RNA sequence: UGAGUGAGUUAGGUGAUCGCGGGCGCUAUGUAAAGCGCCUGAGGAAAGUCCGAACUCCGUAGGGCAGGGUGCUGGGUAACACCCAGUGGGGGCGACCCUAAGGAAAGUGCCACAGAAAUGCAGACCGCCCGGCACUCAACUUUUUCUAUCCCAUAGAAAAAGUUGAGUGCCGGGCAAGGAUGGAACGGUGCGGUAAGAGCGCACCAGCGGCCGGGUGACCGGCCGGCUAGGUAAACCCCACCUGGAGCAAGACCAAAUAGGGGGACUGAUACGGCGGCCCGUCGUUGUCCCCGGGUUAGGUCGCUAGAGGCGCCGGGCAAUCGGCGUCCCAGACAGAUGAUCACCCACGACAGAACUCGGCUUAUCGACUUACUCACCGU
Numbered sequence: 001u002g003a004g005u006g007a008g009u010u011a012g013g014u015g016a017u018c019g020c021g022g023g024c025g026c027u028a029u030g031u032a033a034a035g036c037g038c039c040u041g042a043g044g045a046a047a048g049u050c051c052g053a054a055c056u057c058c059g060u061a062g063g064g065c066a067g068g069g070u071g072c073u074g075g076g077u078a079a080c081a082c083c084c085a086g087u088g089g090g091g092g093c094g095a096c097c098c099u100a101a102g103g104a105a106a107g108u109g110c111c112a113c114a115g116a117a118a119u120g121c122a123g124a125c126c127g128c129c130c131g132g133c134a135c136u137c138a139a140c141u142u143u144u145u146c147u148a149u150c151c152c153a154u155a156g157a158a159a160a161a162g163u164u165g166a167g168u169g170c171c172g173g174g175c176a177a178g179g180a181u182g183g184a185a186c187g188g189u190g191c192g193g194u195a196a197g198a199g200c201g202c203a204c205c206a207g208c209g210g211c212c213g214g215g216u217g218a219c220c221g222g223c224c225g226g227c228u229a230g231g232u233a234a235a236c237c238c239c240a241c242c243u244g245g246a247g248c249a250a251g252a253c254c255a256a257a258u259a260g261g262g263g264g265a266c267u268g269a270u271a272c273g274g275c276g277g278c279c280c281g282u283c284g285u286u287g288u289c290c291c292c293g294g295g296u297u298a299g300g301u302c303g304c305u306a307g308a309g310g311c312g313c314c315g316g317g318c319a320a321u322c323g324g325c326g327u328c329c330c331a332g333a334c335a336g337a338u339g340a341u342c343a344c345c346c347a348c349g350a351c352a353g354a355a356c357u358c359g360g361c362u363u364a365u366c367g368a369c370u371u372a373c374u375c376a377c378c379g380u
Base pairs, nucleotide, nucleotide: 001376002375003374004373005372006371007370008369009368010367012345013344014343015342016341017340018339020041021040022039023038024037025036026035027034043351047362048361050360051359052358053357055247056246057245058244062280063279064278065277067243068242069241070240071239072086073085074084075083076082087101088099089098090097091096102238103237107236108235109232110231111230125179126178127175128174129173130172131171132170133169134168135167136166137165138164139163140162141161142160143159144158145157146156147155148154187205188204189203190202191201192200206228208225209224210223211222212221213220214219251302252301253300254299261292262291263290264289265288266287272284273283274282309328310327311326312325313324314323315322316321
């Protein structure tokens, strides 16, 4: 200098004029309305409604089953499928990132096509080796015959027999090492050994089992052993842990109105009913529940914002976070508020608007700034 990785802050700004919501105060002894003054007023995701809670109701809301959820270990938290730190596995030169990460020897399924064979042992298509038989070829040996020459002898040719080697075909036996198929072939690579092979033996590695050591633990390391026990649970299932239901349109109160209307079940509990399903338990009891019909529903108040709150400092902890001290009050609307104009600056502004709240996750996104680390190149 360039290219990256992790974390944090911010989310146009300044001034002027006019206009909005809430709170407090004054005008005012007093309601409403109005006026004035002060304070305050959308997000990092307010989105999704995917998790967890707090809170409310189901009269008490207990135990179990079913159902549902989570799935490496330890810690954090009100809790969680979240966060932090680790371990195993994968990716990257690296800083770092991802992880659906319990169990396949509890059982049941599935693995198309290709291939000989894909079931806790399967499997022979091409092949390799051994033996037997038959045929062919070559070589050698022996015998016989013929020819040449001077009998012997030598040379050549033919035939027969035997032996060896090679090839082809068939039969029998051994093999799964080599080749093919496939995503995967029942451990891998190499050496020895064998008739040819095979963990048959050995060395190294992976897996499995045992022992020892380290660690809270997941797990890691060492030694020994025998030679080996595919994949898939993001298939059913097994195991461990967690789990009432419904939800602010929850619910509470006031006002007002109507028809305190009609019908049904049960009958003193062994019945009926209440609590998402089932069982047990428990509760109610002339009570409980069900059905039809009618009224209110553009009424009002609360819930509704002081919090598992924000900020600063100190301390414990690798961290998430916890404790202490101090300080602050920062939206509560209800056809639903923050807008308009002008001027300047500049990074030329994206995604985008609270409706009970909080802790997360996921998705969308223009830029600006701060900081730590990695890699490459150059210079000192």
This is a predicted structure of a 380-nucleotide RNA (Bacterial RNase P class A) from Pelotomaculum sp. The prediction has a mean pLDDT of 75. It matches the Rfam family "Bacterial RNase P class A". The family's RNA type in Rfam is ribozyme.